[in-house]
FMN riboswitch aptamer (RFN element) from a bacterium, 127 nucleotides, folded computationally. The coordinates come from a structure-prediction model, not an experiment, and the mean pLDDT is 85.
RNA sequence: AAGAGUCUUCGGGAUAGGGUGAAACUCCCAAUCGGUGGUGAAAGUCCACGACCCCCCGAUAAAAUCGAGGGUUGAACUGUUGAAAUUACAGUACCGACGGUGAAAGUCCGGACGGGAGAAGAUUCCA
Numbered sequence: 001a002a003g004a005g006u007c008u009u010c011g012g013g014a015u016a017g018g019g020u021g022a023a024a025c026u027c028c029c030a031a032u033c034g035g036u037g038g039u040g041a042a043a044g045u046c047c048a049c050g051a052c053c054c055c056c057c058g059a060u061a062a063a064a065u066c067g068a069g070g071g072u073u074g075a076a077c078u079g080u081u082g083a084a085a086u087u088a089c090a091g092u093a094c095c096g097a098c099g100g101u102g103a104a105a106g107u108c109c110g111g112a113c114g115g116g117a118g119a120a121g122a123u124u125c126c127a
Base pairs, nucleotide, nucleotide: 003125004124005123006122007121008120009119010118015030017029018028019027031107032106033096034095035049036048037047038046044094045093053071054070055069057067058066059065076092077091078090079089080088098110099109100108
């Protein structure tokens, strides 16, 4: 040096304005948002992952809760430049879990002051 531990911190955003109506941030016009790692060049729509949901096993007397494994889980094309871009630029599009809510939700309320892919740092061993 590589490697192996321990600890700490961080780690998701968004309805301006208007219409109709008894009532809608849920409908209509319009507005606005985009986790993490990867990828000859930067990504909501390429590849993979996380979370929500389901199955199953274990811990527990059991619900809850925690952990392992598995399953499911949305969406983009064209042109330009270039060695290289579904990642830049131009144009035109598309997608967004579950429960709740006098009216249907990516944006309101809720699980969530949660969890987490990961990021940064400190420290110990090796010495």

Overview:
The model forms 100% of the base pairs in the Rfam consensus.